[in-house]
RNA sequence: UACGUGCUCCGGGGUCGGUGAAAUUCCGAACCGGCGGUGAUAGUCCGCGACCCGCAGACCGCCUCUCACGAGGCAACGUGCGGUUGAACUGGUGAAAUUCCGGUACCGACAGUCAAAGUCUGGAUGGGAGAAGCACGGA
Numbered sequence: 001u002a003c004g005u006g007c008u009c010c011g012g013g014g015u016c017g018g019u020g021a022a023a024u025u026c027c028g029a030a031c032c033g034g035c036g037g038u039g040a041u042a043g044u045c046c047g048c049g050a051c052c053c054g055c056a057g058a059c060c061g062c063c064u065c066u067c068a069c070g071a072g073g074c075a076a077c078g079u080g081c082g083g084u085u086g087a088a089c090u091g092g093u094g095a096a097a098u099u100c101c102g103g104u105a106c107c108g109a110c111a112g113u114c115a116a117a118g119u120c121u122g123g124a125u126g127g128g129a130g131a132a133g134c135a136c137g138g139a
Stems, first nucleotide, its partner, number of pairs: 003137006010130001015029004030119002032108002034048004043106002052083005061074005088104005110122003
């Protein structure tokens, strides 16, 4: 230094005005952008996570049968697998950039709401891709 085991910690951002009985949802202008990768720095390239859907689902729990062993079934958590999952072009520089600079664009789950939501409220003091550190071990 790499590897293995265990532990600790971190791990999502963003509004003002106008109209109106009522809108942070409409209109106008603004603001925000998880994680890993990528000869060069990414919301829009590749992949992952979460949300949503489906299948399976031990222990535990419940029900039925059995003298019992045990057998069958139900529900469901961890867990595993699968599906779905938005959006960018161009000019320049350069060895190399849909990642930088210039220009012009685009995208943003589900539920709720006296008016339609990327920005409000909620699931979420959740989960998580992953980041960092510590300890031990053997090579």